[in-house]
RNA sequence: CGCCCCGCUGCGCGAGAGACUGUCCGGUCACGACCGGACGGCACCGAAGGCGCAAAUCCGCCCGGAAUCGCUCAGGUACCACGGAGCGCAGCGUCACG
Numbered sequence: 001c002g003c004c005c006c007g008c009u010g011c012g013c014g015a016g017a018g019a020c021u022g023u024c025c026g027g028u029c030a031c032g033a034c035c036g037g038a039c040g041g042c043a044c045c046g047a048a049g050g051c052g053c054a055a056a057u058c059c060g061c062c063c064g065g066a067a068u069c070g071c072u073c074a075g076g077u078a079c080c081a082c083g084g085a086g087c088g089c090a091g092c093g094u095c096a097c098g
Stems, first nucleotide, its partner, number of pairs: 001098002006093008018042001020041009043077003049073001050071003057066003
């Protein structure tokens, strides 16, 4: 100096699923009702985090392990906003190699 893996930071992309219902609180009102929030009920979703390898997949096979697989504890379920695994770009750092 070049470069693989990995980590951090910044930027960009970034899915799914009730505009359901009960109680309470607040607000608006033409007093009929409507809107928002909190906590429950039922239904549903998987892409923070968490848990599990029972099935299938991968690490050549077993064992053991892993995930973009499974569970749905947590989280979430019109638009917007927030969050978001993962991907791309840039910078910095670590390690190995040349």